The RNA shown here (transfer RNA) has 71 nucleotides and comes from a candidate division Kazan bacterium. Rfam family: tRNA. The prediction has a mean pLDDT of 84. It was read from a public genome assembly.
[in-house]
RNA sequence: CGGGGUGUAGUAUAACGGUAGUAUACAGCGUUCGGGACGCUGCGGCCUGGGUUCAACUCCCAGCACCCCGA
Numbered sequence: 001c002g003g004g005g006u007g008u009a010g011u012a013u014a015a016c017g018g019u020a021g022u023a024u025a026c027a028g029c030g031u032u033c034g035g036g037a038c039g040c041u042g043c044g045g046c047c048u049g050g051g052u053u054c055a056a057c058u059c060c061c062a063g064c065a066c067c068c069c070g071a
Base pairs, nucleotide, nucleotide: 001070002069003068004067005066006065007064010024011023012022013021018054026042027041028040029039030038047063048062049061050060051059
């Protein structure tokens, strides 16, 4: 320098263009003499900026970060 891939709660990981879920962690409550385990509830997220569309995590373009291949 060229090509390809990935980017989503603290962490890991889903999501045919139509209400962003799950597990874990965290907080509260229940249970217990207390803790752990278990159960219930809650908090918290789409890499950035444009475009297409009635509607975008999803499609298109550019950028950023990381990974892989080639030179």